Model confidence (mean pLDDT): 84 of 100. The RNA shown here (SAM riboswitch aptamer (S box leader)) has 98 nucleotides and comes from Halobacillus karajensis.
[in-house]
RNA sequence: UCCUUAUAAAGAGACGGGGGAAGAAACUGGUCUAAUGAUCCCGCAGCAACCUUCCGUAAGGUGCUCAAUCCAGCAGAUGCAAAUCUGAAAGAUAAGGA
Numbered sequence: 001u002c003c004u005u006a007u008a009a010a011g012a013g014a015c016g017g018g019g020g021a022a023g024a025a026a027c028u029g030g031u032c033u034a035a036u037g038a039u040c041c042c043g044c045a046g047c048a049a050c051c052u053u054c055c056g057u058a059a060g061g062u063g064c065u066c067a068a069u070c071c072a073g074c075a076g077a078u079g080c081a082a083a084u085c086u087g088a089a090a091g092a093u094a095a096g097g098a
Base pairs, nucleotide, nucleotide: 001098002097003096004095005094006093007092013044015043016042017041018040022033023032024031027073028072029071030070045065046064047063050061051060052059053058069090074087075086076085077084078083
């Protein structure tokens, strides 16, 4: 990097230090976060329960801690329309494999 399977409207940071402008995967549109310092890095704290050990809900390997994977984009159904619903695609995480 690719493939397979599973999961996702639940939950958890007004914390300390660093840093200094964009960030929410990419593109487009919308919306939101951000000098009252975000995203990011370190520490600490917390959530969760995919895998392992083991069975005491514990330890370890990961993951996560604005908003539904923030929403839509493609296809289908309903509808005069606005819109609603379902599925796909893409992405994320875990486990297994090439």

Taxonomically the source falls in Halobacillus (Bacteria, Bacillati, Bacillota, Bacilli). RNAcentral holds the sequence, with entries from ENA, Rfam and Ribocentre.